[in-house]
Predicted 3D model of a 1429-nucleotide RNA (small-subunit ribosomal RNA) from a metagenome.
RNA sequence: AGAGUUUGAUCCUGGCUCAGAAUGAACGCUGGCGGCGUGCUUAACACAUGCAAGUCGUACGAGAACGCUUCAGCUUGCUGAAGCAAGUAAAGUGGCGCACGGGUGAGUAACGCGUGGGUAAUCUACCCUCGAAUCGGGGAUAACGUUGCGAAAGCGACGCUAAUACCGGAUGACAUCUUAAGAACCUCGGUUUUUUUGAUCAAAGGUGGCCUCUACAUGUAAGCUACUGUUUGAGGAUGAGCCCGCGUCCCAUUAGCUAGUUGGUAGGGUAACGGCCUACCAAGGCGACGAUGGGUAGCUGGUCUGAGAGGAUGAUCAGCCACACUGGAACUGACACACGGUCCAGACUCCUACGGGAGGCAGCAGUGAGGAAUUUUGCGCAAUGGGGGAAACCCUGACGCAGCAACGCCGCGUGAGUGAUGAAGGCUUUCGGGUCGUAAAGCUCUGUCAAGUGGGAAGAACCACCGUAAGGUUAAUAUCUUUAUGGUCUGACGGUACCACUGAAGGAAGCACCGGCUAACUCCGUGCCAGCAGCCGCGGUAAUACGGGGGGUGCAAGCGUUAUUCGGAUUUACUGGGCGUAAAGCGCGCGUAGGCGGCCGUUUAAGUCAGAUGUGAAAGCCCGGGGCUCAACCCCGGAAGUGCAUUUGAUACUAUUCGGCUUGAGUAUGGGAGAGGGAAGUGGAAUUCCUGGCGUAGAGGUGAAAUUCGUAGAUAUCAGGAGGAACACCGGUGGCGAAGGCGACUUCCUGGACCAAUACUGACGCUGAGGCGCGAAGGCGUGGGGAGCAAACAGGAUUAGAUACCCUGGUAGUCCACGCAGUAAACGGUGAUCACUAGGUGUAGCGGGUAUUGACCCCUGCUGUGCCGCAGCUAACGCAUUAAGUGAUCCGCCUGGGGAGUACGGCCGCAAGGUUAAAACUCAAAGGAAUUGAGGGGGGCCCGCACAAGCGGAGGAACAUGUGGUUUAAUUCGAUGAUACGCGAGGAACCUUACCUGGGCUUAAAUGUAAAACGACGGAUCGGGAAACUGAUCUUUCUUAGGACGCUUUGCAAGGUGCUGCAUGGCUGUCGUCAGCUCGUGCCGUGAGGUGUCGGGUUAAGUCCCAUAACGAGCGCAACCCUCAUCAUUAGUUGCCAGCGGAUAAUGCCGGGGACUCUAAUGAAACUGCCGGUGUAAACCGAGAGGAAGGUGGGGAUGACGUCAAGUCAGCACGGCCCUUAUGUCCAGGGCUACACACGUGUUACAAUGGUCGGUACAAAGGGCAGCUACCUGGUGACAGGAUGCUAAUCUCUAAAACCGAUCUCAGUUCGGAUCGAAGUCUGCAACUCGACUUCGUGAAGCUGGAUUCGCUAGUAAUCGCGCAUCAGCCAUGGCGCGGUGAAUACGUUCCCGGGCCUUGUACACACCGCCCGUCAAGCCAUGGAAGG
Repeated sequence: AGAGUUUGAUCCUGGCUCAGAAUGAACGCUGGCGGCGUGCUUAACACAUGCAAGUCGUACGAGAACGCUUCAGCUUGCUGAAGCAAGUAAAGUGGCGCACGGGUGAGUAACGCGUGGGUAAUCUACCCUCGAAUCGGGGAUAACGUUGCGAAAGCGACGCUAAUACCGGAUGACAUCUUAAGAACCUCGGUUUUUUUGAUCAAAGGUGGCCUCUACAUGUAAGCUACUGUUUGAGGAUGAGCCCGCGUCCCAUUAGCUAGUUGGUAGGGUAACGGCCUACCAAGGCGACGAUGGGUAGCUGGUCUGAGAGGAUGAUCAGCCACACUGGAACUGACACACGGUCCAGACUCCUACGGGAGGCAGCAGUGAGGAAUUUUGCGCAAUGGGGGAAACCCUGACGCAGCAACGCCGCGUGAGUGAUGAAGGCUUUCGGGUCGUAAAGCUCUGUCAAGUGGGAAGAACCACCGUAAGGUUAAUAUCUUUAUGGUCUGACGGUACCACUGAAGGAAGCACCGGCUAACUCCGUGCCAGCAGCCGCGGUAAUACGGGGGGUGCAAGCGUUAUUCGGAUUUACUGGGCGUAAAGCGCGCGUAGGCGGCCGUUUAAGUCAGAUGUGAAAGCCCGGGGCUCAACCCCGGAAGUGCAUUUGAUACUAUUCGGCUUGAGUAUGGGAGAGGGAAGUGGAAUUCCUGGCGUAGAGGUGAAAUUCGUAGAUAUCAGGAGGAACACCGGUGGCGAAGGCGACUUCCUGGACCAAUACUGACGCUGAGGCGCGAAGGCGUGGGGAGCAAACAGGAUUAGAUACCCUGGUAGUCCACGCAGUAAACGGUGAUCACUAGGUGUAGCGGGUAUUGACCCCUGCUGUGCCGCAGCUAACGCAUUAAGUGAUCCGCCUGGGGAGUACGGCCGCAAGGUUAAAACUCAAAGGAAUUGAGGGGGGCCCGCACAAGCGGAGGAACAUGUGGUUUAAUUCGAUGAUACGCGAGGAACCUUACCUGGGCUUAAAUGUAAAACGACGGAUCGGGAAACUGAUCUUUCUUAGGACGCUUUGCAAGGUGCUGCAUGGCUGUCGUCAGCUCGUGCCGUGAGGUGUCGGGUUAAGUCCCAUAACGAGCGCAACCCUCAUCAUUAGUUGCCAGCGGAUAAUGCCGGGGACUCUAAUGAAACUGCCGGUGUAAACCGAGAGGAAGGUGGGGAUGACGUCAAGUCAGCACGGCCCUUAUGUCCAGGGCUACACACGUGUUACAAUGGUCGGUACAAAGGGCAGCUACCUGGUGACAGGAUGCUAAUCUCUAAAACCGAUCUCAGUUCGGAUCGAAGUCUGCAACUCGACUUCGUGAAGCUGGAUUCGCUAGUAAUCGCGCAUCAGCCAUGGCGCGGUGAAUACGUUCCCGGGCCUUGUACACACCGCCCGUCAAGCCAUGGAAGG
């Protein structure tokens, strides 16, 4: 010191959360020791029991008993007496104390507390100092005795007695009051003091000692003396009372309160002032600077936190206050209205003989209750302190100690060193290893704490007693007393602290966390389950987030959790925030209080500044030092205490007093501008209505219609009239007004602003809580008015519906007058005022200058109103002299979203409603600006067989094939919009095959290793069986051993078309052969990002050109590659044959030839190169030229960044999981070929552009030895039997449409061929399920196909055949190729689909298949109504 969290990403605003410190804490797990502290925060709830305030015989009277001793009596175990006990105990009178100490925080918002003053308005026992006095009398009364009442508590009657108890008397002042005179001080009220007059008031003795004086004369008494008490004064100290200034919580949804109330006079009362109380008089007093009321609360020093300012708090310790079961009251006393006193009332508890009594733990322990929660019915007065006493001493739950509790703080320990085979074991692994880990063991040491044994403090000094010495008193060396000094005595804690010794690593570590924040990672289990979570969020089969293990991190006798406080939070902002759009400027003005206020001088010194003095308790915090071994803790000293009060100065500023000034403000004069306001009057256009004319069938209205009006005459048209409302053009980011708002014209009344020039007043100003006024539309009241328009309402349409949009009507209302209401996106979303800070350019009003006859033009000033723009500001957008800039003053307002501008209350209102204005609960966001995408039934530009224009199909039929569905033992699996469905499959009868049924095997094949056993394994024959397999018999190695080889068994292992394509690789589809996708550097932006890649053109193209804060580059485009089209060169065999020769019935058949075709290699050729036009250029156009080919020549290969978690674990590979006598493997049979149905893709057709028959031509590209087969023979034919050539430019497989004839003549046919029957052929181990083909027969549907939909732009569509792969054969009508014949159409880009670029708005970003609102449904809660009861 910050961090996480809103977004795809960004900046900002803003809340929530975390990391820190703390606690009188509690809870969970754990727990060795010690020191010092702390310990009912809740029920001021109720309390059993014990203790917590007594003491004094040196104030007084009286005075036992138990027991012991002695004696007496005798009934020898009793009675009596005396003494001791003992002047003791207990009680009483009296004195002092009990008002302290201790507890608690209920009440109290107050002079209660804090702080500083006042008391000239007061008191103060005990204590200290000083003065005076202490004379002399009296009468009672407790105790006690007798007696009475009562259960008790207690009470009464009679009688006796004492005092330092009580009461008179004397004396008496420097006391109090008073008369008179004076002085000083003073707060002007008095106070102090001097002299003087009069009046009033006192007492108590006790103890010790002595005999100098007097009396009796032993010694006592009087007396003296010492101490102590008593009385009265003065002063001090201490304590207390009262008064005052200032400070001291929340609510205004508490705004008015007050009759002893405020003051006066007189009196009373008090220690004392005072309405404190009473009588009379006056009518005051308090309050927005918050009275009164309500709520909460003891206050402070301090404590916690914080950088501080602050915030929170008020346990322990200390000061003050209040209280003592609740409420009230007084008595006593120096002090109380009294915690352990009295009286009364109340509640509660207890006793009771029912008549009546007793009690008060918020003292210390303790009990119950409450609660998450808080201790022993301990020891001692040894210390400190207190009460009494002369003292000893007594009392003291104050206090000192101990006990309990990890409740807190502090300290210590649980060992240290060495130790690598990196042991065993755990975990993990890529199987190599890694890690726990020098950790352990082992070896060498140490001895704190705990345990045991022994020793053993300080805290103790008073007092008292015994000595000694010196003072005082005295006649005295005596006594008494004081001081100093020595000795003796006194310890709860406690045999404690501490020390020594003994043995022994032995007895002593846990808790939380490990996704990010936040230090720390892996395995297994689980599978949106169980669970976690402070926030964000994890978990749906590979979870570093759940649970466990291993490992690690942090702290440590504790660790976590919970609760609370401050901090972080500048998130209430004084320090230190904001208000255009994030929350936030009142709708606007006038103005009260208040706040703030121009220039010069003067006065005072209130604020302000400086110095001094007093105070600011102690403790605490801080600094220094010291004591416990350290520390915590404790002790000493210092500093600080920002404050308050008094006082002395300063006078710049603020303030005050007085005087002046003119620039702020205002007034006067002269002008012009204006929808500024109010009232009265006037005008024309238009709508509607009425009357009349003309006129006839429609008119209105709409996207299209209908409702509606019209033959009873509408609409249209003309004339006249009525009535209401609004004022076209001008008209303009023009004007006026504070805002709302204001628009025909004229008149009257009236407000404000502006300009110019002079004069006057002299700060008169600004803002403005409350208050008052104005305030659009709509609304309300009363009365008018009502043409048009038009909520509600009605009808017609639209629609799935249409309580809407559209149409036809139509009432309030809109208009006027007078009232009410008081709100708007009342917006510039920007409060008012003043000053300052570059400009440019419009416009409105008024003025000045130059020039002019004048008007323009030009320059310039002020005021208003716009645009652009610099600095600056801003999160950005933007604002920018009309600020959102820079400053000043005043007011209003904000503090996360929702709940909610709502409820309740108050105020206002006729009502509607307005204004003021919460909380519970709930979420982790809500929001602003900008960015990139995506999408839009937004815009612009462009492309594509996308539409359009055409040709041919699909959808109807039959069949083939694939899919869904259904069925089945199984119908194996996958593919499912486009981008699955003649797809994987380029060939399921067995095999394939993965599926089903049944029968078997347990390791086929490969690989290696280890161990054991054997000498076989294999082959042949026979049997069982559907086969796989199995049973029997026979036969059968090398080597000396070791071993080789083979086989068997076992383990590791093998195998799996089992799962996951959402763990993957590879490959593929699609957008899309669309023109896009990016990078480096630079520049711009806080940033995400932008620029480049946009713009103007052009292109098939991000193709190219121009422009340009961009300049370049990459992947794509294009080109390079293959093929076809032309030519040249080279080469001619198996190809070719023009010319020459030969042969034949005929044929390149032969000799030859390279010319041609062709073959196959190398080249050439095309580049908008040339011409013309347009254009800056790129480029485009031209049936241009030339050329085989012309504008990418046709076709192919080639697929950018990426998208679809697209497809494939069953092609292959591969992570993880699963099976292992089975999910592996072998075999037979079956199934994948099922069939009510639905869909896709095809084939054949429906016929005459055709069918059938006959005849005759012309290809290309491929294949071929387990093959293609010429030719011959047989068969109607499929084919069969012979036979030949060819491992191929050589042999072979090979065209059909076309063409030429014939026939059919529009018919379910000589179309169409399904289906079925019969007979065959071929392949194959085998054609039943389930092959193809042939022949004969049979001859179904179908006569061109609804909605809808597909392909194609030229050698294309259409049509015709041919070949090949797979393959024994084939369900191929499929797929992939080849050639033959060979069209039509494109105006064009409005629309449909898809795509590209630019731009725009967005609350979308898994991105429109998005987001999102409300009802309903279900459950629950609260509430209103309700038949009924």
The RNAcentral record of the sequence draws on SILVA. The coordinates come from a structure-prediction model, not an experiment, and the mean pLDDT is 82.